[in-house]
RNA sequence: GCGACUCUGGAGAGCGGGACCCUCGGGUCCCCACCGAAGGGGAAAGCCGCCGUCGGCGGUGAAUCUCUCAGGUCGUACGACAGACGGGGCCCG
Numbered sequence: 001g002c003g004a005c006u007c008u009g010g011a012g013a014g015c016g017g018g019a020c021c022c023u024c025g026g027g028u029c030c031c032c033a034c035c036g037a038a039g040g041g042g043a044a045a046g047c048c049g050c051c052g053u054c055g056g057c058g059g060u061g062a063a064u065c066u067c068u069c070a071g072g073u074c075g076u077a078c079g080a081c082a083g084a085c086g087g088g089g090c091c092c093g
Base pairs, nucleotide, nucleotide: 001090002088006084007083008082009081014032016031017030018029019028020027021026033073034072035071039069040067041066042065046060047059048058049057050056051055
């Protein structure tokens, strides 16, 4: 340097409709409308290779960008990321 664990901060979007179940708190499924910060997909410049070479094709290629599959839209919930802590494997000095 990295880092498990722990604590703290942490946004967005429906008090939607229907059916069924129900311990009457809610749950499941379907439909419509939305969100992006679990996860996931995409790909710019650059670089590399090939070709019929002032270009073309292919590969590689990031995100808080983008998509919305998943997830989410009143939850003591999840939550990228950040701060603190630092079991400890590994690497370097």
Model confidence (mean pLDDT): 79 of 100.
The RNA shown here (Glycine riboswitch aptamer) has 93 nucleotides and comes from an Actinomycetota bacterium.
The sequence was found by an Rfam model in a public genome assembly.
NCBI's taxonomy places the organism under Bacteria, Bacillati, Actinomycetota.
It matches the Rfam family "Glycine riboswitch aptamer". Rfam links the family to the GO term glycine biosynthetic process.